Source information:
Model confidence (mean pLDDT): 77 of 100. Predicted 3D model of a 359-nucleotide RNA (Bacterial RNase P class A) from an Elusimicrobiaceae bacterium. A source record names the gene rnpB. NCBI's taxonomy places the organism under Bacteria, Pseudomonadati, Elusimicrobia, Elusimicrobiales, Elusimicrobiaceae. It matches the Rfam family "Bacterial RNase P class A". Rfam classes the family as a ribozyme. Its family is annotated with ribonuclease P activity, tRNA processing and dimeric ribonuclease P complex in the Gene Ontology.

RNA sequence: GUGAGCGGCCGGGGAACCGCUGCCGCGGGUCAAACCGCGGGGGAGGAACUUCCGGACUCCACAGGGCAGGACGCCCGCCGAAAGGCGGGGCCCGCCGGUUCAAGCCGGCGGGACGGAUAGCGCCACAGAAAACAUACCGCCCGCUAGGGUAAGGGUGAAAAGGUGCGGCAAGAGCGCACCGCCGCGCCAGCAAUGGCGCGGGCAUGGCAAGCCCCGUCCGGAGCAAGGCCAAAACUGCGUAAGGACCGCCUGUCCGCCUCUUCGGAGGCAACGCAUAGUGGGCCGCAUAGAUUAAUGGUUCCCGCGCGCGGAACGCAAGUUUCGCGCGACAGAAUCCGGGGUACAGGCCGCUCACCCGA
Numbered sequence: 001g002u003g004a005g006c007g008g009c010c011g012g013g014g015a016a017c018c019g020c021u022g023c024c025g026c027g028g029g030u031c032a033a034a035c036c037g038c039g040g041g042g043g044a045g046g047a048a049c050u051u052c053c054g055g056a057c058u059c060c061a062c063a064g065g066g067c068a069g070g071a072c073g074c075c076c077g078c079c080g081a082a083a084g085g086c087g088g089g090g091c092c093c094g095c096c097g098g099u100u101c102a103a104g105c106c107g108g109c110g111g112g113a114c115g116g117a118u119a120g121c122g123c124c125a126c127a128g129a130a131a132a133c134a135u136a137c138c139g140c141c142c143g144c145u146a147g148g149g150u151a152a153g154g155g156u157g158a159a160a161a162g163g164u165g166c167g168g169c170a171a172g173a174g175c176g177c178a179c180c181g182c183c184g185c186g187c188c189a190g191c192a193a194u195g196g197c198g199c200g201g202g203c204a205u206g207g208c209a210a211g212c213c214c215c216g217u218c219c220g221g222a223g224c225a226a227g228g229c230c231a232a233a234a235c236u237g238c239g240u241a242a243g244g245a246c247c248g249c250c251u252g253u254c255c256g257c258c259u260c261u262u263c264g265g266a267g268g269c270a271a272c273g274c275a276u277a278g279u280g281g282g283c284c285g286c287a288u289a290g291a292u293u294a295a296u297g298g299u300u301c302c303c304g305c306g307c308g309c310g311g312a313a314c315g316c317a318a319g320u321u322u323c324g325c326g327c328g329a330c331a332g333a334a335u336c337c338g339g340g341g342u343a344c345a346g347g348c349c350g351c352u353c354a355c356c357c358g359a
Stems, first nucleotide, its partner, number of pairs: 001355010012303007020043002023040006045330001049341002052339005057223004069219005074089006090114001091112009115214002120212002122208003137154002139150004162180006181203001182201008227284004236275005243255004256269005305328010
């Protein structure tokens, strides 16, 4: 210098004019508001997105415990209210380099929802002989054939029944041996995850738990349409001079009350106040942005950055400088806070690794 990865930060700046929204002040208006005018200062994001997790707050429930459901899940330490994050370590996987016949081992970089597959159940498409108490298409071997042996090699697949080498064999095969792997037991090291060593076993019995499930830890339920306050009309109850009873309901009848009266009767039973309740509605909850058509916008100019197109100058060229025009990401609060995840034009900084160049 180029490329890749990881982490952090920014997400245009300024001015003028016209608006929008809610607040404050003054003036008008009104019984009081609403409303109108003027002035002042406030007005989206790193994710406001998603609504995945945790909490604040609110109401409901609650003797204790459980079922169901959900979240989390290697180990240690730290931060944190919790979720979660950070650091270190372990194990597994991928790439590169070294070593080895190879497996493996060593080093560097990157990734991992990483408890349990010997509790049980289930699933493993296509292809393939066979996808799990097995089996044989090609091949190899024996054999005249029929048939038998084999699981090395080929082929299929995401995955094929331990791997590599030597021996062995008709050909083969843990059939035998060495090394590596696996399983069991023991000892040692480590706080632990885990690792090392020794002994035993030749060892068909795979993978998936982000399929059910099992184990461990934690969790009462619902959510700002939570919830609280004020409270119209109508209903109901009581009172004031008032209505009540019968009745399924209406009509009607009877009793009572009020007004008028020619004393025969006629008309009326309304209005007002208080209480209960909490619908329509309003307010709070609600914020140094903040509503319930729900504001945070538009136009113009200047500057800056990036990209594209065109012109000019310089240059052999690559290209550099300059001028003009055009374009500029994802996305927008609705109770608040802490995280996770996802989207994003362009730019800045730091670290790591690989390659190249120079001293």